[in-house]
Context: one part of a larger RNA
RNA sequence: GCCGGCGAGUUAUAUUCAGUGGCAAGGUUAAGGCGUUAAUAGCCGGAGCCAAAGGGAAACCAAGUGCGAAUAGCGCGUCAAGUCGCUGGGUAUAGACCCGAACCCGCGUGAUCUAACCAUGGGCAGGUUGAAGCUUAAGUAAAAUUAAGUGGAGGACCGAACCGACUAAAGUUGAAAAUUUAGCGGAUGACUUGUGGUUAGGGGUGAAAUGCCAAUCGAACGCGGAGCUAGCUGGUUCUCCCCGAAAUGUAUUGAGGUACAGCAUCAGAUUAAAGCUUGCUGGAGGUAGAGCACUAUUUCGGUGCGGGCGAAGAAAUUCGUACCAAAUCGAGUUAAACUCCGAAUACCAGCGUAGUGUUAUCUGGUUAGUGAGUCUGCGAGGGAUAAGCUUCGUAGGCAAGAGGGAAACAUCCCAGACCACCAGCUAAGGUCCCUAAGUUAUAACUAAGUGGAUAAGGAGGUGGAGUUGCAUAGACAACCAAAAGGUUUGCUUAGAAGCAGCCAUCCUUUAAAGAGUGCGUAAUAGCACACUGGUCGAGCGACUCUGCGCCGAGAAUUUACGGGACUAUGUUAUACACCGAAGCUGUGGAAUUACAUUGUAAUUGGUAGGGGAGCGUUCUGUUGUAGGCUGAAGUAACACCGGAAGGAGUUAUGGACGAAGCAGAAGUGAGAAUGUCGGC
Repeated sequence: GCCGGCGAGUUAUAUUCAGUGGCAAGGUUAAGGCGUUAAUAGCCGGAGCCAAAGGGAAACCAAGUGCGAAUAGCGCGUCAAGUCGCUGGGUAUAGACCCGAACCCGCGUGAUCUAACCAUGGGCAGGUUGAAGCUUAAGUAAAAUUAAGUGGAGGACCGAACCGACUAAAGUUGAAAAUUUAGCGGAUGACUUGUGGUUAGGGGUGAAAUGCCAAUCGAACGCGGAGCUAGCUGGUUCUCCCCGAAAUGUAUUGAGGUACAGCAUCAGAUUAAAGCUUGCUGGAGGUAGAGCACUAUUUCGGUGCGGGCGAAGAAAUUCGUACCAAAUCGAGUUAAACUCCGAAUACCAGCGUAGUGUUAUCUGGUUAGUGAGUCUGCGAGGGAUAAGCUUCGUAGGCAAGAGGGAAACAUCCCAGACCACCAGCUAAGGUCCCUAAGUUAUAACUAAGUGGAUAAGGAGGUGGAGUUGCAUAGACAACCAAAAGGUUUGCUUAGAAGCAGCCAUCCUUUAAAGAGUGCGUAAUAGCACACUGGUCGAGCGACUCUGCGCCGAGAAUUUACGGGACUAUGUUAUACACCGAAGCUGUGGAAUUACAUUGUAAUUGGUAGGGGAGCGUUCUGUUGUAGGCUGAAGUAACACCGGAAGGAGUUAUGGACGAAGCAGAAGUGAGAAUGUCGGC
């Protein structure tokens, strides 16, 4: 892991509600007793309980009563029948659907491991170093001191046994629940070790690591309290039918829990034709927008209080000011916490039409679940007008929703699946092939594989619309020619000659030619330009708006529009076909509900959850009955029946039991619990 067995809302008492039955202004017995039986049964027993009257704290009064001065008013009553069984749904108390702690407490058992200590024993190859003391010699007045020898100290040195465990590798379902291999530290000491003993868990012991106290230690182990408790996790077993949520508000030692409300369900009651959609009319409002009249904010200009600075003066004060600037005027801003204004929606009420069709309401009752939400559009706060971000409002979806489309894709688009059909029509989206349906038609655009990702910005890409100028008296482009003189204007300057700079910018000859538009020179020179003529012969410029394209454009497994491929099979517009879903229709069938009379209409996605109806298992009664060796139960196979759980039949096997129906009682249904036991 698989297969098989086992495996979770039970029971008692009390209470409440529903159904059902008995009796009924009453209902009922409890303990106990009598008594029959195989076991029940049956009969006594009225103590007690509930109801029949309430109100008040009470005295007390009473269909009333309390408050009150009250005959007022208000509160609670009167005007609806209960009670005792049985069955079922809740609740309370009990382990209370099942499994699961870590803990806490009590009583015991442990120091054969290990920590410390006590008593009594054992062990430490070999090699080195050479303290004190002593002896002798030298030395001294005597000492000191020096030398040699002797001596054998030391938590001394090197290094086996022994004790330890620093490094690395191996091992890691090991040879081993801590080892092996190679190196490593101590090795006469605070050394090591044998045997016996002492200290015990809220404790001991600890050269102290919360270490160790029998592979267990921030409090050992065993048993008991104990089925501790678990607002937590997991699991919770047959079928069909009807309805169907919530992830919000308030509160909470509250935030993953709970209470009340909201939303679901079932039953009942109620009354108008109540509800919903829609039309009209009437309301309250201060949002969007807008505005600056208030409160703030803000730019420029005018006038300019006051101040600064400067001047005059002995001072008072006066004058000036390209400084600051109140207030005011003109123009121009901004605002969630500004408003002289002010919508659309939404909301409330009344009336009415049409649609829908019981969807409405609760002075009522039962049972819940939910109280982690999420995405998209719209309106906002936070954030960076970031987030598949976060917090609200609002609508829709998902959640609890299948089907078609978006290649794939809870949340987007279309559309809400009762069942069957080898029938039809459509939605979104599509119609060259993969792939169902147009290589459809008409008119255009695009040349970029744009289509098939992006911006600021850039560009004689190309199509359309428009404004304006020039042009057969010859435009635009190209080519040929001319582009001169006064003059090197004047000034400045070393120079300044059209062309460093400043001023002026005239006149002449002309078809035309600037006191000069650019390059150039030290300055000249030189080359082009404006402007003009000729050649040529028909359109040529400038600008605005707009369609489709171009550049801007770099990413990591694979080229990449889903792919093939496409110049349309791209884009725009128009048109007609077709395909396309569990939508709609058709045919047949089932169920629910409402009317009603035997049919019609509507409905039948569904998690949590509520309600209803059934199937099957074991046992009991009928009953050891019907049936059964001419073959029971069980087992295997099979093309039968039923809306499901399921039910028959036949054949084979099996070899002795054993139904159905109607009732009753439950150890009553397995796929999940790191379930449990067994097998493989």

The prediction has a mean pLDDT of 84. This is a predicted structure of a 680-nucleotide part of an RNA (large-subunit ribosomal RNA, domain II) from a Candidatus Melainabacteria bacterium. NCBI's taxonomy places the organism under Bacteria, Bacillati, Candidatus Melainabacteria.